[in-house]
RNA sequence: GGGCGUGUAGCUCAGUUGGUAGAGCGCGGAGCUUAUACCUCCGUGGUCCCAGGUUCAAGUCCUGGCGCGCCCA
Numbered sequence: 001g002g003g004c005g006u007g008u009a010g011c012u013c014a015g016u017u018g019g020u021a022g023a024g025c026g027c028g029g030a031g032c033u034u035a036u037a038c039c040u041c042c043g044u045g046g047u048c049c050c051a052g053g054u055u056c057a058a059g060u061c062c063u064g065g066c067g068c069g070c071c072c073a
Stems, first nucleotide, its partner, number of pairs: 001072007010025004019056001026044006049065005
C1' cells in the first nucleotide's frame, strides 16, 4: 500500500425483512441473616465510533473518515 471483518450500557454481547434499543454480569435499594455472603424482588443505565447520503422512518442500507483484529504484498 491492497483486501476482509468489526465498533451498541461500566464489561461481555444480542438486536430477524429498515418500524418506539435489549440480555447477562456490574452498580443502588429492599427482603432474608446476629452480621456478611448466597438467594429473591425492585430500580439503575446508551449523542448505537464520527460526518454526510437514501428513506415517511436508519443500530440496520450507501459513501467517506477514524480505531481495533486477521490476511496479502
The prediction has a mean pLDDT of 82. Predicted 3D model of a 73-nucleotide RNA (transfer RNA) from Candidatus Campbellbacteria bacterium RIFCSPLOWO2_02_35_12. The sequence is in RNAcentral, with records from ENA. It matches the Rfam family "tRNA".